Molecule: SAM riboswitch aptamer (S box leader)
Organism: uncultured Polaribacter sp.
RNA sequence: UUAUCAAGAAAGGCAGAGGGAUUAGACCCUAUGAAGCCUUAGCAACCCUUUAGAAAUGAAGAAGGUGCUACAUUCUACUCAAUUAUUUAUAAUUGGAUAGAUAA
Numbered sequence: 001u002u003a004u005c006a007a008g009a010a011a012g013g014c015a016g017a018g019g020g021a022u023u024a025g026a027c028c029c030u031a032u033g034a035a036g037c038c039u040u041a042g043c044a045a046c047c048c049u050u051u052a053g054a055a056a057u058g059a060a061g062a063a064g065g066u067g068c069u070a071c072a073u074u075c076u077a078c079u080c081a082a083u084u085a086u087u088u089a090u091a092a093u094u095g096g097a098u099a100g101a102u103a104a
Stems, first nucleotide, its partner, number of pairs: 001104005010040005018029003023077004041069003046065002048061005073099001079096008
């Protein structure tokens, strides 16, 4: 920089109090064992492999490089736009932006 982010997929061992990215709030998970590390298993299909094609792209696959396996990126915030409502400067909804994660 580009793409994606409401789908999908967990057991065991060590360990011992936190965790859900950060700040604040909310809501959750957690001694029926958090984070972290290891093993095995799985999910997905970004890279990849095969194949059709001039290309765009489609189809199939899963050996390898990553990633992931509570909750929408757990939800909200800030700003902008649109719509609606009313007490006319507030509220609600939707979309976008910012931030973050992953891949190339």